[in-house]
Molecule: c-di-GMP-I riboswitch aptamer
Organism: Tepidiphilus sp. J10
RNA sequence: UCUGAAACAGGGCAAAUCCGCCGAAAGGUGGAGGCGCAAAGUCACCAGCCUAAAGGAUGCAGCAAAAGCGUCCCACGGCAGCGGAACCACCAGG
Numbered sequence: 001u002c003u004g005a006a007a008c009a010g011g012g013c014a015a016a017u018c019c020g021c022c023g024a025a026a027g028g029u030g031g032a033g034g035c036g037c038a039a040a041g042u043c044a045c046c047a048g049c050c051u052a053a054a055g056g057a058u059g060c061a062g063c064a065a066a067a068g069c070g071u072c073c074c075a076c077g078g079c080a081g082c083g084g085a086a087c088c089a090c091c092a093g094g
Base pairs, nucleotide, nucleotide: 001094002093003092004091012037013036017032018031019030020029021028022027035081041087042086045084046083048079049078050077055073056072057071058070059069060068
């Protein structure tokens, strides 16, 4: 530096679900748990997906406005265990 995940060593990570905490939610986080994973290590740059608090539009109501309730739009919030890019790493082989 390249290739691989058959084997070996140390082992590593942790889906669903349950409990606590944070959050409007999506989700995150600690504990239990273990479906799976050779990058299931890091990173929201590309594509995609999730949520919609604030904001905008609108309906109800109302003299009107605000507040309230409903619907739609929207990421400055998320997802790396969907894929691509980037960065780093154990073992084995060349």